[in-house]
RNA sequence: GCGGAUGGCCGGAUGACCGCGGGGUGGCAACACCGCGAGGAAAGUCCGGACUCCACAAAGCAACGGUGCCGGGUAACGCCCGGCCGGGGAAACCCGAGGGAAAGCGCCACAGAGAACAGACCGCCCCGGACCUGAUCCGGGGUAAGGGUGAAACGGCGGUGUAAGAGACCACCGCGCCGCUGGCAACAGCGGCGGCACGGCAAGCCCCACCGGGAGCAAUGCCAAAUAGGAACCUUGCGGGCGCAGCCCGGGGCAGCUUUGGCCCAAAGGUUCGGGUUGGCAGCUGGACCUGUCUGGUAACAGGCAGGCUAGAGGAAUGGUCAUCCAGCGCCAGAUCAUUCUGGCGGGGACAGAAUCCGGCUUACAGGCCAUCCGCGUGU
Numbered sequence: 001g002c003g004g005a006u007g008g009c010c011g012g013a014u015g016a017c018c019g020c021g022g023g024g025u026g027g028c029a030a031c032a033c034c035g036c037g038a039g040g041a042a043a044g045u046c047c048g049g050a051c052u053c054c055a056c057a058a059a060g061c062a063a064c065g066g067u068g069c070c071g072g073g074u075a076a077c078g079c080c081c082g083g084c085c086g087g088g089g090a091a092a093c094c095c096g097a098g099g100g101a102a103a104g105c106g107c108c109a110c111a112g113a114g115a116a117c118a119g120a121c122c123g124c125c126c127c128g129g130a131c132c133u134g135a136u137c138c139g140g141g142g143u144a145a146g147g148g149u150g151a152a153a154c155g156g157c158g159g160u161g162u163a164a165g166a167g168a169c170c171a172c173c174g175c176g177c178c179g180c181u182g183g184c185a186a187c188a189g190c191g192g193c194g195g196c197a198c199g200g201c202a203a204g205c206c207c208c209a210c211c212g213g214g215a216g217c218a219a220u221g222c223c224a225a226a227u228a229g230g231a232a233c234c235u236u237g238c239g240g241g242c243g244c245a246g247c248c249c250g251g252g253g254c255a256g257c258u259u260u261g262g263c264c265c266a267a268a269g270g271u272u273c274g275g276g277u278u279g280g281c282a283g284c285u286g287g288a289c290c291u292g293u294c295u296g297g298u299a300a301c302a303g304g305c306a307g308g309c310u311a312g313a314g315g316a317a318u319g320g321u322c323a324u325c326c327a328g329c330g331c332c333a334g335a336u337c338a339u340u341c342u343g344g345c346g347g348g349g350a351c352a353g354a355a356u357c358c359g360g361c362u363u364a365c366a367g368g369c370c371a372u373c374c375g376c377g378u379g380u
Stems, first nucleotide, its partner, number of pairs: 001376010012325007020037002023034004039351001043362002046360005051216004056261006064212005069083005084098001085096004099207002104205002106201003121147002123143008155173002158170003174196001175194008220282004230273007239249004251265004289308008326349001329346007
């Protein structure tokens, strides 16, 4: 200097004038003053919660859904951090829907001889025959090492052996079992034994382990007002006894089911049609909050100390004008060996707008800056 990879930050600034929303102070009010006013994604609605209601609580089960290596973090998660293993890459790094295929079912099109306890198309070898020789052909037997088909062919590779071959045998690799060492663990390394075989797909159903009640701020609560205390239908009950103003047994109901307790009741549950209310207030922003620093930790993060309050609309505010500065960009000129610097002119800034709030993930993004790592080249 170039190329690649990872992480972080900014994503316009200042001033004046006018206008808008809410808060505080003063004021009877008008109004005045003070300070605040869209995001890193506010987006997608994909996860997890806080909060509210269903619904009295506890335990269990079923259905349905989610996660899926190990350890840690967190309020929690499908998130984050650190590792292990597998894949990609020369590397830095990136990706993983990462438990189970001998519990069962299912699938592997086409091609191919044959696609899971399969198989002989071309071949190779032996015997017999035809054939003047060579070559070629026919029949029988053996073979699966070589070639072909395919995404994938029933271990790989080098030898021994054989008529030719073949784990038939041997060494190494792979695989299975056992043991030792290291590690919290996933797992890794080492050693021994064994010729050892029925591949892949579970992001097919499934099995296993763990987790999960359902809806959602249009939740919910209060006030005011109004109507029709509406009508029809269905299901199970409205019971019994006694020594009688009480007690006992029973019945219906309170989340899909069961049990236990508790509560309500002569009632409870369900379906359809119809009517009224579309007003106001609260929920509504002080938080698992933010900034700085110290300690612990590889880190995510946790704790201590100090400081800060930074939108809360309600059909939905945060804008307009002017001026100046500025990032990248283009043109011109000058200086400089080059890198680069200076001046002038022009010009102009991406994706995109809160609506209960928070922690994540994913997607979009013109341009600029910083740091670290990998590789190549060159100079000192």